Source information: RNAcentral holds the sequence, with entries from ENA. Predicted 3D model of a 73-nucleotide RNA (transfer RNA) from a Candidatus Aminicenantota bacterium. RNAcentral records the identical sequence in 4 taxa. Rfam family: tRNA. It is annotated as a transfer RNA.

[in-house]
RNA sequence: GGGGAAUUAGCUCAGUUGGGAGAGCGUCGGUUUUGCACGCCGAAGGUCACCGGUUCGAGUCCGGUAUUCUCCA
Numbered sequence: 001g002g003g004g005a006a007u008u009a010g011c012u013c014a015g016u017u018g019g020g021a022g023a024g025c026g027u028c029g030g031u032u033u034u035g036c037a038c039g040c041c042g043a044a045g046g047u048c049a050c051c052g053g054u055u056c057g058a059g060u061c062c063g064g065u066a067u068u069c070u071c072c073a
Stems, first nucleotide, its partner, number of pairs: 001072007010025004019056001027043005049065005
């Protein structure tokens, strides 16, 4: 220098015909207990890496940028 992959909640990750943003763990509150833990119930938490384009509508399609991983030279 060139090819490929990844980037979504604090962490690990789902999200395929383009229309509802989610799960587990964690955090907080309640319940339970003499108390803690476990269990159960509930809640908060997201500019979907960034910029632009297409579209009535984009996490999803297109272009560019950044970071990480990988292959080739």